[in-house]
Order: sequence, then C1' cells, then structure tokens
RNA sequence: UUCGACAAAGGCAAACCGGCCGCGAGGCCGGGGCGCAAAGCCAUGGGUCUCGGGUCUCGAGAUCGCCAGGCAGCCGAAG
Repeated sequence: UUCGACAAAGGCAAACCGGCCGCGAGGCCGGGGCGCAAAGCCAUGGGUCUCGGGUCUCGAGAUCGCCAGGCAGCCGAAG
C1' cells in the first nucleotide's frame, strides 16, 4: 500500500421480551442473536421516518444496522 482465508485474538448486536425516557419517529439499560471486516465516530449531501404549521424550495426532530462523504482503529494475509 492492497486485501479479508466459509480462518482467527478481540469486538459489535437485528427481530423479539422486560424496565425506564420521549407526543412521536426513536433512545438508554438488561436479556437475546439476525447479521456485521468498520454494524467505530461525525447528521456534511441524498434517502426514509416523526411531530408541528401558514401545505411547501417550511420549522423542529429521528435514523450512520439506507447510500455517499469525512475522521480515526484492532487482528491477520500478500507485496
């Protein structure tokens, strides 16, 4: 620098269930484990979703496990 062996140290954790918070999308904790080589972080662009309004080039939010972009990292392989 490139890549991720149906490998591997270690890691994350969907649906669903319980508790708490939120009008809501959804979030946090515990259980759980569908999956993930960035399923680590950032709402910057797009998408989707929620609430509200004067209904559209609107406001306030949610989602990074939807895509792109940015930042930064472990293990291993090859050069």
c-di-GMP-I-GGC riboswitch aptamer from a Planctomycetaceae bacterium, 79 nucleotides, folded computationally.
It was read from a public genome assembly, where an Rfam model found it.
The coordinates come from a structure-prediction model, not an experiment, and the mean pLDDT is 84.
Its Rfam family is "c-di-GMP-I-GGC riboswitch aptamer". Rfam links the family to the GO term cyclic-di-GMP binding.